[in-house]
GlmS glucosamine-6-phosphate activated ribozyme aptamer, 150 nucleotides, folded computationally. Model confidence (mean pLDDT): 76 of 100. Its Rfam family is "glmS glucosamine-6-phosphate activated ribozyme aptamer". By type it is a riboswitch.

RNA sequence: GGGAUCCUGUUAGCGCCAGGCCCGGAAGGGUGACGAGGAACGGCAGUUGUCGAAAGACUCGGCGGAUGCUGCCGCGGUCGCCGGCGGAUCGAAAGGAAGAUCGCAAAAAGCGGAAUCAGAACCGUAACAGAAGGUCUUCCGGCGCCGGAU
Numbered sequence: 001g002g003g004a005u006c007c008u009g010u011u012a013g014c015g016c017c018a019g020g021c022c023c024g025g026a027a028g029g030g031u032g033a034c035g036a037g038g039a040a041c042g043g044c045a046g047u048u049g050u051c052g053a054a055a056g057a058c059u060c061g062g063c064g065g066a067u068g069c070u071g072c073c074g075c076g077g078u079c080g081c082c083g084g085c086g087g088a089u090c091g092a093a094a095g096g097a098a099g100a101u102c103g104c105a106a107a108a109a110g111c112g113g114a115a116u117c118a119g120a121a122c123c124g125u126a127a128c129a130g131a132a133g134g135u136c137u138u139c140c141g142g143c144g145c146c147g148g149a150u
Stems, first nucleotide, its partner, number of pairs: 014064004019060001020031004034052003041074007075091005081148006095140008110125004
């Protein structure tokens, strides 16, 4: 380095690399998203697809993908009895907005380690976010027609 089997883990900042960049005399190697969050209805279409951390050749550039968002259609909930139609608003935690508060990361840097002829790389280790989310408060909204029941 290759193959087989078994076990464990991971799976969307995810996979890949023809550019760039870094290392190496060369062959060649490396880099190319750091975690958090996201599958709470289905389909189709569109899309430069959330949040901060770090860095300042980088997370740049390219291809593919994607749980996001938007629109339309369908289904469903709510709109203080039931049904139908329409409308509004949401998605089985099934109205919206604002404020307060709670709790949460990894990487980089540094230090140490091991590998290599060597180097970039690699491995281990501490601290530190924001969004989302939870709780509380306040404000806004909570409809129309027809039929029926009481």